[in-house]
Molecule: TPP riboswitch aptamer (THI element)
Organism: Hyphomicrobiales bacterium
RNA sequence: GUUAUCUCGCUGGGGUGCUUUGCAUGGCGAAGCUGAGAAAAACCCAUUGAACCUGAACCAGAUUAUGCUGGCGGAGGAAGUUCGAGAUGGCAAGGGUU
Numbered sequence: 001g002u003u004a005u006c007u008c009g010c011u012g013g014g015g016u017g018c019u020u021u022g023c024a025u026g027g028c029g030a031a032g033c034u035g036a037g038a039a040a041a042a043c044c045c046a047u048u049g050a051a052c053c054u055g056a057a058c059c060a061g062a063u064u065a066u067g068c069u070g071g072c073g074g075a076g077g078a079a080g081u082u083c084g085a086g087a088u089g090g091c092a093a094g095g096g097u098u
Base pairs, nucleotide, nucleotide: 001091002090003089004088005087006086007085008084009083010080011046012045013044014043016040017033018032019031020030021029022028023027052077053076054075058071059070060069061068
């Protein structure tokens, strides 16, 4: 110098549903379900992109119920088209000493 992996940071993107129940009930709270996350200064994701959105008030199955599971589907979109720093390893070149 270059490259691989990992960590951190900056910047940016994203979702927040269902069931039961309490209360002076368009709201707020409690318990439960799935999940990384169901408003947490948390979690997930950033083109090597299934984070997330659209289709979709879709189809099949399961469930008390729900994107709960599968299909749709590598379909169409989607935020850094090599962001910055560090650690470790590989490779290459050069310098010093013997």